Molecule: SAM riboswitch aptamer (S box leader)
Organism: Myxococcaceae bacterium
Formats: sequence, structure tokens, C1' cells
RNA sequence: CACUCAUCGCGACCGGCUGAGGGAUGGGCCCAACGACGCCGGGGCAACCUUCGAGGACUCGAAAGGUGCCAACUCCCGCGGAGCCGUGUCGGCUUCGAAAGAUGAGUG
Repeated sequence: CACUCAUCGCGACCGGCUGAGGGAUGGGCCCAACGACGCCGGGGCAACCUUCGAGGACUCGAAAGGUGCCAACUCCCGCGGAGCCGUGUCGGCUUCGAAAGAUGAGUG
């Protein structure tokens, strides 16, 4: 980097350094000199892999070693289907799916 599978409305903040953009992408809307983003230290959340135990072929419980995460649903929309409403060929709302993305596990 590519592919496969699973999950993505839950949850979880302090200190120090630095100093201007950041939230993947286009639009929107937010965050940010009352210092964001990032880095470091500590703390925490969660339980994918892992370990242990119990029942049985997959669940349940415990722990927390490897990851991950700690603004906003993956912040919202983007592409398509369905339903409802308004109305002039479009808009709004709800919902399902796709695509893209993130994380884990595995394969090449």
C1' cells in the first nucleotide's frame, strides 16, 4: 500500500511546551491568541486482539499485556431507494442502503 471481516448516536481531561491554523476531502457549520491543532507527562474510557475462569462451539464473566480512543453521531450533507409534507420539475423532514473515512484483527 492492497484485499477480507467486524465495529463506528455509549464512554473518557488535567498539567507542561509550542504558537496558527484545525475539524480526511468539496460545501455547510463549528473549534481556535480566554492558545485550538500538534508534541510530551500524568490521568481516564473502552474491551478489537490477548490471558484466565465457566458453561458449551459460540456465549458469559474477570483482568488489562498489544493496539485504539478521550469537542460536536464518522459534526452534518454529498450518491441512490422508500415514505410523508410543501410546491413547480425543486425544496424540507424521516428512514434504509451505497461510497468515502476511522479503528481493530487477519492475509499478500